[in-house]
């Protein structure tokens, strides 16, 4: 330079044809227990990388730009 993956919670990822965003694990309360650990209960959790666009309606689709990874020069 150019072609591909890929960018969603504090971490690791779901999230199948466009239709109100979820799990785990982590935190915070109780509760259990002499305690802490484990274990049960409730809760906490997002500008879906950033802009534009098409549509009622965008995490999907379209596009430009950055990040990270690769591959070829």
């Nucleotide at each position: 330079g150019u072609c591909a993956u890929c960018u969603u919670a504090g971490c690791u990822c779901a999230g199948c044809u466009g239709g109100u965003a979820g799990a785990g694990c982590g935190c915070a309360u109780g509760g259990c227990u002499u305690u802490u650990a484990a274990c049960c209960a409730u809760g906490u959790g997002g500008u879906c990388g950033u802009g534009a666009g098409u549509u009622c309606g965008a995490u999907u689709c379209c596009u430009a730009c950055a990040a990270a990874c690769g591959g070829u020069g």

Notes:
Transfer RNA from Gossypium raimondii, 73 nucleotides, folded computationally. It matches the Rfam family "tRNA". By type it is a transfer RNA. Its mean pLDDT, the model's own confidence on a scale to 100, is 81. The sequence is in RNAcentral, with records from Rfam.